[in-house]
RNA sequence: ACCACGGUAGCUCAGUUGGCAGAGCAUUGGGCUAGCAUUCCAAAGGUCGUAGGUUCGAUUCCCACCGUGGUC
Numbered sequence: 001a002c003c004a005c006g007g008u009a010g011c012u013c014a015g016u017u018g019g020c021a022g023a024g025c026a027u028u029g030g031g032c033u034a035g036c037a038u039u040c041c042a043a044a045g046g047u048c049g050u051a052g053g054u055u056c057g058a059u060u061c062c063c064a065c066c067g068u069g070g071u072c
């Protein structure tokens, strides 16, 4: 330099022909129990890596930056 992949909740990750941001675990509250564990219900938790562009509208498309791997 080029190619591929990647960034989303505290952690692990989903989320496509652009139109309401989600799951599991963890945390908090409640139910169940004599009590605990298991389990059930609920809640809280997100500037969707940063900055631009396209669009009526961007987690999604485009560009730059960044990380990992590969080729030279």
Base pairs, nucleotide, nucleotide: 001071002070003069004068005067006066010025011024012023013022019056027043028042029041030040031039049065050064052062053061
Molecule: transfer RNA
Organism: Paramuricea clavata